[in-house]
Context: one part of a larger RNA
RNA sequence: GUCUGCGAGUUAUUGUCCGUGGCGAGCCUAAGCCCUUCUGGGGCGGAGGCGAAGGGAAACCGAGUGCGAAAUGCGCGUCCAGUCGCGGGCAAUAGACCCGAAGCGGAGGUGAUCUACUCUUGAGCAGGUUGAAGCCUGGGUAACACCAGGUGGAGGACCGAACUCGUGGAUGUUGAAAAAUCCUGAGAUGACUUGAGAGUAGGAGCGAAAGACUAAUCAAACCCCGUGAUAGCUGGUUCUCUCCGAAAUCGCUUGAGGGCGAGCGUUGCGUAAGUAAACCAUGGAGGUAGAGCACUGAAUGGCUUAGGGUCCCCACCAGGAUACCAAAACCAAUCAAACUCCGAAUGCCAUGGGUUCCCGUACCGCAGCAGUCAGGCUACGAGUGAUAAGAUCCGUGGCCGAGAGGAUAACAGCCCAGACCGGCAGCUAAGGUGCCUAAACACGGUUAAGUGGAAAGGAUGUGACGUUGCUUAGACAGUGAGGAUGUUGGCUUAGAGGCAGCCAUCAUUUAAACAGUGCGUAACAGCUGACUCAUCGAGCGAUGUCGCGCCGAAAAUGAUUGGCGAUGAAACCGUGUACCGAAGCUCCGGAAUUCAUCGGGAUUCGUCCUGAUGGAUUGGUAGGAGAGCGUAGCCAGUGCGGCGAAGCCGGACGGAAACGGAUGGUGGAGCGCUGGCUAGUGAGAAUGCAGAC
Numbered sequence: 001g002u003c004u005g006c007g008a009g010u011u012a013u014u015g016u017c018c019g020u021g022g023c024g025a026g027c028c029u030a031a032g033c034c035c036u037u038c039u040g041g042g043g044c045g046g047a048g049g050c051g052a053a054g055g056g057a058a059a060c061c062g063a064g065u066g067c068g069a070a071a072u073g074c075g076c077g078u079c080c081a082g083u084c085g086c087g088g089g090c091a092a093u094a095g096a097c098c099c100g101a102a103g104c105g106g107a108g109g110u111g112a113u114c115u116a117c118u119c120u121u122g123a124g125c126a127g128g129u130u131g132a133a134g135c136c137u138g139g140g141u142a143a144c145a146c147c148a149g150g151u152g153g154a155g156g157a158c159c160g161a162a163c164u165c166g167u168g169g170a171u172g173u174u175g176a177a178a179a180a181u182c183c184u185g186a187g188a189u190g191a192c193u194u195g196a197g198a199g200u201a202g203g204a205g206c207g208a209a210a211g212a213c214u215a216a217u218c219a220a221a222c223c224c225c226g227u228g229a230u231a232g233c234u235g236g237u238u239c240u241c242u243c244c245g246a247a248a249u250c251g252c253u254u255g256a257g258g259g260c261g262a263g264c265g266u267u268g269c270g271u272a273a274g275u276a277a278a279c280c281a282u283g284g285a286g287g288u289a290g291a292g293c294a295c296u297g298a299a300u301g302g303c304u305u306a307g308g309g310u311c312c313c314c315a316c317c318a319g320g321a322u323a324c325c326a327a328a329a330c331c332a333a334u335c336a337a338a339c340u341c342c343g344a345a346u347g348c349c350a351u352g353g354g355u356u357c358c359c360g361u362a363c364c365g366c367a368g369c370a371g372u373c374a375g376g377c378u379a380c381g382a383g384u385g386a387u388a389a390g391a392u393c394c395g396u397g398g399c400c401g402a403g404a405g406g407a408u409a410a411c412a413g414c415c416c417a418g419a420c421c422g423g424c425a426g427c428u429a430a431g432g433u434g435c436c437u438a439a440a441c442a443c444g445g446u447u448a449a450g451u452g453g454a455a456a457g458g459a460u461g462u463g464a465c466g467u468u469g470c471u472u473a474g475a476c477a478g479u480g481a482g483g484a485u486g487u488u489g490g491c492u493u494a495g496a497g498g499c500a501g502c503c504a505u506c507a508u509u510u511a512a513a514c515a516g517u518g519c520g521u522a523a524c525a526g527c528u529g530a531c532u533c534a535u536c537g538a539g540c541g542a543u544g545u546c547g548c549g550c551c552g553a554a555a556a557u558g559a560u561u562g563g564c565g566a567u568g569a570a571a572c573c574g575u576g577u578a579c580c581g582a583a584g585c586u587c588c589g590g591a592a593u594u595c596a597u598c599g600g601g602a603u604u605c606g607u608c609c610u611g612a613u614g615g616a617u618u619g620g621u622a623g624g625a626g627a628g629c630g631u632a633g634c635c636a637g638u639g640c641g642g643c644g645a646a647g648c649c650g651g652a653c654g655g656a657a658a659c660g661g662a663u664g665g666u667g668g669a670g671c672g673c674u675g676g677c678u679a680g681u682g683a684g685a686a687u688g689c690a691g692a693c
Stems, first nucleotide, its partner, number of pairs: 001693006011094013026050003032044005054061002064076004097236002100233001104226003108223003116200009125190001127159003130155001134151006163187003168183004202218001204214002239628006249262005263372002265369006279353006290342001291340002296336003300332003305326001307325002309322004375400007383392002405416002420590004425586003431580003434564003440577007457551002461548010478535005484508003489503003514529001518527002591618012629682001631679010647666003653660002
């Protein structure tokens, strides 16, 4: 891992609501006792409980009572049947749907064969090295001291086996091993190592102290018990079909991943009108969008002008100037969530109006049962942020959540569209119609970039539409020629001759020619332009708006409109007409729910069952409600079985499903069906439990 079996809302008591039954202003017995055909049945038993009256703290009064001096006042009552069984929903108390802690407590116990320390008694330490004190001899001293040589054999001394340890590395890491192996290391006469025996223990021991160690367990061992501790947490929770169908919000919370009340769901009962909702009309409240500057503020220019600055003048007082700063007023043009002289659209409130269906429905009320309190994206309106975020926080819709289908290559939330079942029928939506791939043609334009299938910005790309200038008195471009004189203008300067810079920018000859557009020289020179003529012979410039393109364009395995591929498109814009296309709509058949009408049957007159026709409905998580299938056993009835029961294999056929099941095979002794009843009643999941493989 697979298979088989086991595996989770139970039981008791009390309460409450619903269903159902008995009796009914009453209803019921509990313990106990008696009888019996004894897991049962019948009887006695009214102790007691609930109800039939309440109000008040109470005295007390009583259909009233309390408050009060009182009340025509206010509060609670007076109107409406209960009670006892049975079944069901839910709650409370219990382990209370099941499994799961880490832990806490026990004057309960077991452990020092591991390990820590201690005690008693033993054992062990190859070999080599060094050479302390002391002593001896000699020297030496007044005597010591001291020196030398020898002797001697000290040491938590040195090197290094056994022994003990475990420094670094490798291997091992489902190991040979739940800590090892190999290489390399440390100590190795000592605070050394070790055998045997003994002692100390759980808030206790022991500790050269690491919270270390106390039997592979230690910030409190192990076993048993309290114990099914508790778990606002995680996981799991077993057959089918039908109807409806949420929430991820508000308030409070030692509250935030939990609760409680409300909101939203469901079931029953009740009330029920064109009332609720929607639409239309009318009347309202309001200060948003927009706009505006009348207020409050912000902010620009001007004009005017207080107050300052600077400068001039001034003995003082004064005075003058100002391309400085600038209040207030005025003019012009602006800005504002916390500005408003104004002011919508929507939305909201109220009143009125009409409508077949919708309908015994919505809305509303009472009662039973919930779930929800992590939401997400998208569009629009705001805040926060950076007018960032698949960001965050509100508001109003939609969708997902709980929604399948079509489309988007693929893709919860976008677009289309809400799946009862069947059909080898039809029409459409979004989106599409070269091939993959169902379906297309015609016409008018654009694009040349494979643009389509990335931005700011940049550019004689190209198309359309304008404005404007020049032009047969010859434009634009090209080519030929000229482009001069005073003059090297003046100043400046070493120089300044069109061309460093400053000033001026005239005049003459002319078809025209600048006191010079650029290059150039030290300065000149030289080249060129403006300008003019000739040649040529028809359009040439500037500028604006719009459409489609171009560049901008660099990323890591081989590229990508989904692919192939496509250029008078199979790209883009536009017009027209077709077609394809979904679980949408239609058609045919069928099922269920519900309502209406009609018919039949039953009835305790409440209604229930059933048939036909017509309308509407039938996606669905949490969840509510309903109807069923199957398993085990019991009771009653009725059947089958050695001419073959159950079980097993197989599964024609039947049913909307859970399921039922003929014939046949196997098997060899019990088992169905109908109607009731009772549950240890349904398995795929719980790192589920046991077994097998």